[in-house]
RNA sequence: GAUACGUUUCGGCAAACUUACUGAAAAGUAAGGACGCAAAGUCAUGGGCCUAACGCGCGCGCGCAACGGCUGCCAGACCGCUUGC
Numbered sequence: 001g002a003u004a005c006g007u008u009u010c011g012g013c014a015a016a017c018u019u020a021c022u023g024a025a026a027a028g029u030a031a032g033g034a035c036g037c038a039a040a041g042u043c044a045u046g047g048g049c050c051u052a053a054c055g056c057g058c059g060c061g062c063g064c065a066a067c068g069g070c071u072g073c074c075a076g077a078c079c080g081c082u083u084g085c
Stems, first nucleotide, its partner, number of pairs: 012037002017032006035072001041078003045075003048070003055064004
């Protein structure tokens, strides 16, 4: 370089909602279910957002406030899969 044959992803996660459980709540876990996601994998580290039981203040019903949460809010760090160059 030519010819022949074969291959050209396998797959992953899981919103809303429902049920059960945990929790003061936000929310989480499990099962079902798919709105979507090439990091919708992990980590609360920075920002942002949610809740306010305990606590504090006051005009007794409000306000403040995480030590509680959200990684499918944005970033950062770390770890991955595939294709091309």